[in-house]
Predicted 3D model of an 84-nucleotide RNA (c-di-GMP-I-GGC riboswitch aptamer) from an uncultured Desulfobacterales bacterium. The model forms 94% of the base pairs in the Rfam consensus. Its mean pLDDT, the model's own confidence on a scale to 100, is 88. It matches the Rfam family "c-di-GMP-I-GGC riboswitch aptamer". Gene Ontology term of the family: cyclic-di-GMP binding.
RNA sequence: AGCGAAAGGGCAAACCCUCUGAAAAGCGGGGACGCAAAGCCACGGGUCUAAAACUGAAAGAGUAUGACAGCCGGGCUGCCGAAA
Numbered sequence: 001a002g003c004g005a006a007a008g009g010g011c012a013a014a015c016c017c018u019c020u021g022a023a024a025a026g027c028g029g030g031g032a033c034g035c036a037a038a039g040c041c042a043c044g045g046g047u048c049u050a051a052a053a054c055u056g057a058a059a060g061a062g063u064a065u066g067a068c069a070g071c072c073g074g075g076c077u078g079c080c081g082a083a084a
Stems, first nucleotide, its partner, number of pairs: 003081002010035002015030003019026002033070001039076003043073003046068003053063003
């Protein structure tokens, strides 16, 4: 570098409750489907949302500047040490 046996630990999906938010979603509590980066960063792609703003004659329309790192890449950081 790579890999994922063991041990000690770590995180926590769905769902439920409180709060925030227009919403997507997020914080906290409970709870564990899973995870060796399920630690961090929206840089590329992707997905979700559309109150305000912009576009539009209007719409239940379109558009991120909003959200997702547990969708895929990329970047930064990082615990342990069996086998090959």